[in-house]
RNA sequence: AAAGGAGACCAGGCAGCCGCUGGCCCUUUUAAGGGCUGGAGGAAAGUCCGAACACCACAGGGCAGGGUGCUCCGUAACGCGGAGUCGUGGCAACGCGAAGGAAAGUGCAACAGAGAGCAGACCGCCAUUGCAGGAAAUACCCGCAAUGGUAAGGGUGAAACGGUGCGGUAAGAGCGCACCAGUUCUCCGGGCGACCGGGGAAGCUAGGUAAACCCCACCCGGUGCAAGACCAAAUAGGGGAGCAUUUCCGGCGGCCCGCCGGUGCUCCCGGGUAGGUCGCUAGAGGGCCGCAGGCAACUGCGGCUCCCAGAUGAAUGGCUGCCGCCCGCUUUGUGGGCAACCGCAGGCGGGAACAGAAUUCGGCUUACGGGCUCCUUUGACC
RNA sequence: GGUCCCAUCGUCUAGCGGUCUAGGAUGUCGGCCUCUCACGCCGGAGACACGGGUUCGAGUCCCGUUGGGACUACCA
Numbered sequence: 001a002a003a004g005g006a007g008a009c010c011a012g013g014c015a016g017c018c019g020c021u022g023g024c025c026c027u028u029u030u031a032a033g034g035g036c037u038g039g040a041g042g043a044a045a046g047u048c049c050g051a052a053c054a055c056c057a058c059a060g061g062g063c064a065g066g067g068u069g070c071u072c073c074g075u076a077a078c079g080c081g082g083a084g085u086c087g088u089g090g091c092a093a094c095g096c097g098a099a100g101g102a103a104a105g106u107g108c109a110a111c112a113g114a115g116a117g118c119a120g121a122c123c124g125c126c127a128u129u130g131c132a133g134g135a136a137a138u139a140c141c142c143g144c145a146a147u148g149g150u151a152a153g154g155g156u157g158a159a160a161c162g163g164u165g166c167g168g169u170a171a172g173a174g175c176g177c178a179c180c181a182g183u184u185c186u187c188c189g190g191g192c193g194a195c196c197g198g199g200g201a202a203g204c205u206a207g208g209u210a211a212a213c214c215c216c217a218c219c220c221g222g223u224g225c226a227a228g229a230c231c232a233a234a235u236a237g238g239g240g241a242g243c244a245u246u247u248c249c250g251g252c253g254g255c256c257c258g259c260c261g262g263u264g265c266u267c268c269c270g271g272g273u274a275g276g277u278c279g280c281u282a283g284a285g286g287g288c289c290g291c292a293g294g295c296a297a298c299u300g301c302g303g304c305u306c307c308c309a310g311a312u313g314a315a316u317g318g319c320u321g322c323c324g325c326c327c328g329c330u331u332u333g334u335g336g337g338c339a340a341c342c343g344c345a346g347g348c349g350g351g352a353a354c355a356g357a358a359u360u361c362g363g364c365u366u367a368c369g370g371g372c373u374c375c376u377u378u379g380a381c382c
Numbered sequence: 383g384g385u386c387c388c389a390u391c392g393u394c395u396a397g398c399g400g401u402c403u404a405g406g407a408u409g410u411c412g413g414c415c416u417c418u419c420a421c422g423c424c425g426g427a428g429a430c431a432c433g434g435g436u437u438c439g440a441g442u443c444c445c446g447u448u449g450g451g452a453c454u455a456c457c458a
Base pairs, nucleotide, nucleotide: 001378002377003376004375005374006373007372009370010369012323013322014321015320016319017318018317020039021038022037023036024035025034026033027032041354045365046364048363049362050361051360052359053224054223055222056221065220066219067218068217069216070084071083072082073081074080085099086097087096088095089094100215101214105213106212107209108208122154123153124150125149126148127147128146129145130144131143133141134140162180163179164178165177166176167175181205183202184201185200186199187198188197189196190195228278229277230276231275238269239268240267241266242265243264248262249261250260251259252258285306286305287304288303289302290301291300292299293298325351326350327349328348329347330346332345333344334343335342336341383457384456385452386451387450388449389448392408393407394406395405400438410426411425412424413423414422431447432446433445434444435443
C1' cells in the first nucleotide's frame, strides 16, 4: 500500500431572528399575551418473538391446534444473549449452522436407466446343453441360441447396497484375511453436560428426505391501551310516582255506569351514544463510580446524581452567519520516502445519510452517513 | 395505532415438490376471410414481486424484505 476480519463509538457545535407544543407562574377584556422550563432514535421502522398491564374465560386432567428443538448457564420471559460441543466455509484473522429421531410406522424420488430399496442381468464375464463351421476327432478354436451363475468391469442417474490390496473361484462376490472408514454393544479415563481420548466384541454396512406426514421431549387459555375504568349532553327509547280523566283508542260477549290499560301533562330514576377525564408515563428506569461472584452474558450489595416528550388529525421546525466534518480537483507551499505515493497547510467546487415517538419495556431483523481501535493475508522497501 | 390477508403474461385466473420449455380466457401483434369494418379461422409475442435457505430438484416448502388490500360491512 492492497484485500479482508472483529469490536466499541458519534449521529454536527455555537450565536441571532422567526415559529410549534407539554407543564408551572403572572396579567387582563376569558380569550389571548408575557416569563421560566421540558421537547425523538439508534434504529422511534418492520410488527417478527418475549413480557408487564387490562379485560374476558377457567375445578383438575386430557384431546385438537400452534411453537421450540446440540449442551450448560444467564434472564421477569423469549424463538434472545454468553460460554462451549459437533459440523461446515475461509490460506488466515474469523464467519455460518431450524444442529432431536430415518435399525417405530407410512409416504416420496420426475427424466434417464435392465434395476430406485431388504433392488437389478441391458452390455460384459463364466458354466452346461443344442446347432452350424474349421479340424482326423466326442481334445480344441470360433459363431449363434437356450438355460443357469455372477454385482468385479461398462453404461444411466442427484443417488446403484462400504474402499484398497491379497487370497479364493468356472467366473465372481465380505466368500475369507489385512488395513482404512462407518454402525451397534461394552469397558476404562476426562468433562456438570453436549462430547472427547483409548481398548475390546459383534456384524460385515443397516442409503436419502422429517423447512413430507409422523414419533419423542419441552412450552403455550383468548384478546389487545381502539385493552379497560369513570363522568356524562341534545334527541329518541325503557322503568316508576302523581295529576287530569274534559277529549280519543283498546279490554271486561251487546248497551249504560264503573273499573283497568294506553294516550296527555309534571317530576324522578336508569342504560347507552356524542363529547370529556383517567389509563399515560417514576420505570424489570437512565448516568457515573466502588466492592464482591463469574471466562462471559449477567447478578448481588453500597454510594452519588438525574426526572429525561406525553401530544390526540397529532408538536419537536425554518432562515442567516461563523467554526468543525466528509468527498473530488489542484501548473501552490512544505515535510517524509530510491520511487510509486503519503501526511500537513492553502485554493476552488460540492456534500451531510437512514429516518419521526403514539401504553411501556427486553430482544431480533431491516435501512443508513462517518471516523476510531485491534487483528489477518499478500506485496514493496529498510 | 392494532390485527389479519394477498402477490403468476396488460387484465382475470389454473397450477399433488418432477414430462413447467408454466396452461386457459380476454386484450395486443401478424396473416386469412370481406368491397371495407365487425364476427369468425390460423399463428406469434407476453408472467411466477425480490433476496437467501431446505431438497437431487422450488411457481409450490421455510425465513427475511418489498408492494398492495381489509378501515361504508376487521377492532372505538
Annotation:
Predicted 3D model of RNase P RNA and transfer RNA as a complex of 458 nucleotides. It holds a member of the Rfam family "Bacterial RNase P class A". The family's RNA type in Rfam is ribozyme.